[in-house]
RNA sequence: AAAUGAUAAUAGCAAACCUGUUGAAAAGCAGGGUCGCAAAGCUACAGGGCCUUUAAAAUGGCAGCCAGCUACCAAA
Numbered sequence: 001a002a003a004u005g006a007u008a009a010u011a012g013c014a015a016a017c018c019u020g021u022u023g024a025a026a027a028g029c030a031g032g033g034u035c036g037c038a039a040a041g042c043u044a045c046a047g048g049g050c051c052u053u054u055a056a057a058a059u060g061g062c063a064g065c066c067a068g069c070u071a072c073c074a075a076a
Base pairs, nucleotide, nucleotide: 004074005073012037013036017032018031019030020029021028022027035064041069042068043067047066048065049062050061051060
C1' cells in the first nucleotide's frame, strides 16, 4: 500500500411503525423509534436499475439495489 473483516476498541447511521408537516403521487423534512448497516458517508437528465405520475415519458423521486468517489479501526 492493496486485499480482507473480530462476540476487539472508538465513533456513527437509523428500516418498519407512530406524531407533525410539504407534495398529485412516489417521496422529503422534524421528533420519537431501532430492523439492520464496516462505508446505511457523499454523488440521481448527462453509468445501469427501481418507484411515482402519464397515452407514452420525466426537466418528479430512490444512494438502506448495483455502481463511482472519499474515509475510521486492525484480530486472524
Notes
Model confidence (mean pLDDT): 83 of 100. The RNA shown here (c-di-GMP-I riboswitch aptamer) has 76 nucleotides and comes from Alkalibacter mobilis. It matches the Rfam family "c-di-GMP-I riboswitch aptamer". About the family: GEMM was predicted in a large-scale screen for bacterial structured RNA regulatory elements. It was read from a public genome assembly, where an Rfam model found it. NCBI's taxonomy places the organism under Bacteria, Bacillota, Eubacteriales, Eubacteriaceae, Alkalibacter.